[in-house]
Context: one part of a larger RNA
RNA sequence: UGACGGGGGUCCGCACAAGCGGUGGAGCAUGUGGUUUAAUUCGAUGAUACGCGAGGAACCUUACCUAGGCUUAAAUUCAUAUUGCAUUUAUUAGAGAUAGUAAUUUCUUCGGACUAUAUGAAAGGUGCUGCAUGGCUGUCGUCAGCUCGUGUCGUGAGAUGUUGGGUUAAGUCCUUUAACGAGCGCAACCCCUAUCCAUAGUUGCCAGCACAUUAAGGUGGGGACUCUAUGGAGACUGCCAGCGUAAGCUGCGAGGAAGGUGGGGACGACGUCAAGUCAUCAUGGCCCUUACGCCUAGGGCUACACACGUGCUACAAUGGCAAGUACAGAGGGUAGCGAUCUUGCAAAAGUUAGCCAAUCUCAAAAAGCUUGUCUCAGUUCGGAUUGGGGUCUGCAACUCGACCCCAUGAAGUUGGAAUCGCUAGUAAUCGCGUAUCAGCAAUAACGCGGUGAAUACGUUCCCGGACCUUGUACA
Numbered sequence: 001u002g003a004c005g006g007g008g009g010u011c012c013g014c015a016c017a018a019g020c021g022g023u024g025g026a027g028c029a030u031g032u033g034g035u036u037u038a039a040u041u042c043g044a045u046g047a048u049a050c051g052c053g054a055g056g057a058a059c060c061u062u063a064c065c066u067a068g069g070c071u072u073a074a075a076u077u078c079a080u081a082u083u084g085c086a087u088u089u090a091u092u093a094g095a096g097a098u099a100g101u102a103a104u105u106u107c108u109u110c111g112g113a114c115u116a117u118a119u120g121a122a123a124g125g126u127g128c129u130g131c132a133u134g135g136c137u138g139u140c141g142u143c144a145g146c147u148c149g150u151g152u153c154g155u156g157a158g159a160u161g162u163u164g165g166g167u168u169a170a171g172u173c174c175u176u177u178a179a180c181g182a183g184c185g186c187a188a189c190c191c192c193u194a195u196c197c198a199u200a201g202u203u204g205c206c207a208g209c210a211c212a213u214u215a216a217g218g219u220g221g222g223g224a225c226u227c228u229a230u231g232g233a234g235a236c237u238g239c240c241a242g243c244g245u246a247a248g249c250u251g252c253g254a255g256g257a258a259g260g261u262g263g264g265g266a267c268g269a270c271g272u273c274a275a276g277u278c279a280u281c282a283u284g285g286c287c288c289u290u291a292c293g294c295c296u297a298g299g300g301c302u303a304c305a306c307a308c309g310u311g312c313u314a315c316a317a318u319g320g321c322a323a324g325u326a327c328a329g330a331g332g333g334u335a336g337c338g339a340u341c342u343u344g345c346a347a348a349a350g351u352u353a354g355c356c357a358a359u360c361u362c363a364a365a366a367a368g369c370u371u372g373u374c375u376c377a378g379u380u381c382g383g384a385u386u387g388g389g390g391u392c393u394g395c396a397a398c399u400c401g402a403c404c405c406c407a408u409g410a411a412g413u414u415g416g417a418a419u420c421g422c423u424a425g426u427a428a429u430c431g432c433g434u435a436u437c438a439g440c441a442a443u444a445a446c447g448c449g450g451u452g453a454a455u456a457c458g459u460u461c462c463c464g465g466a467c468c469u470u471g472u473a474c475a
Base pairs, nucleotide, nucleotide: 001475002474003472004471005470007469008468009467010466011465012464013463015459016458019422020421021420022419023418026313027312028311029310030309031308032307033306034304035303042053043052064299065298066297067296068295069294070293077121078120079119080118081117082116084114088103089102090101091100092099093098106113107112124288125287127286128285129284133282134281135277136276137275138273140271145184146183147182148181149180150179151160152159153158164175165174166173190265191264192263193262195233196232197231198230199229200228201227205222206221209220210219211218236259239253240251241250242249243248302441315415319374320373321372322371323370324369325368331362332361333360336355337354341350342349343348381412386407387406388405389404390403391402392401428451429450430449431448432447433446434445
């Protein structure tokens, strides 16, 4: 100087407390361990692995296994030599890769182009090492810290600055001061959102004026309003009062759509964990080269005494079922979205209108509201499992897809010890969309809106962190 302390002081954080809802019990989905297997490919493992890489494993993917094949090879370049093919079609064998047979047979300026074969250089490796690395990422932590120049102090390691007194979300600012300045961080500059103004009106809108209809901005027209999308205004403790030297704090203070960082996002200092990734990619070294490379078929990654994580659905009456009825936002669409009509109980099928979209379409929002019924039961709760019949995608749904219909109707009556999330348009609850994608194991991930709470006395304690100080046989 650090680090550590079941030392001290000050402060903060959904850290505790106060509340609300869960997990842990059940069934299922999914990931992991273990076991099994010819193979169950590989990686990730306290917090910081375990609905993670994977934003989609039937084949492909695919890296694994079994079997059959290839050896200049699937792609590319060069040199030398030889060849006239290559391609296309038909056919035979085969699981296919592939091999055989038959037919077809290029341009030419005759140099060659192009193809194939052979030799050589070279290729290929999701093989090893993340403890050789780059790049990228997690975490402490959006915590308020981490440093430097000059000066000064100290023999020196170092100290000072960065401490003290206040204040702040903040090393934020003020004041004091052997320090004076500066840099990386904080904040601001960027984006979305909340209010207003201007400009612009199509595909959006319809107040007023007409037309028309079973109905609908459907039509003429209009730019007022909503909205769309460009530019601006607006919030700064600016004003007032109190306290204070100041910074600043307090106010059911004014004005204002918004008040003290308005709300949210992007943004992550010096560094820590030899943290993660050689399987995104790149790359040093090592290793394989008739194989650890390449092609193909089938299988596996989906196994199942068990254990754990993350979720979904429930156990019901604030509910289930039936009928009627209302209101979103954000997205996607031409190998696509597909209205309407017909058929079917339905999944869907047939038919085609419109739309490269503020025009058409996916599209029905759901919880909500109204009426009826069920009356506390393993039930009209719950839907697992199983049997049968179908639809769709796709060469192909056996291993191993989703969906529909009929039947079946398991566990489960609120969950031990323990443990998690959340402070406001949040939790809880309700649906909707997208990427990936032929289809889908999506209950996941990422977004969108609807309805919409309770509680915070406080900082003694648990956890993590910041600053000062103290002890130390630790570095």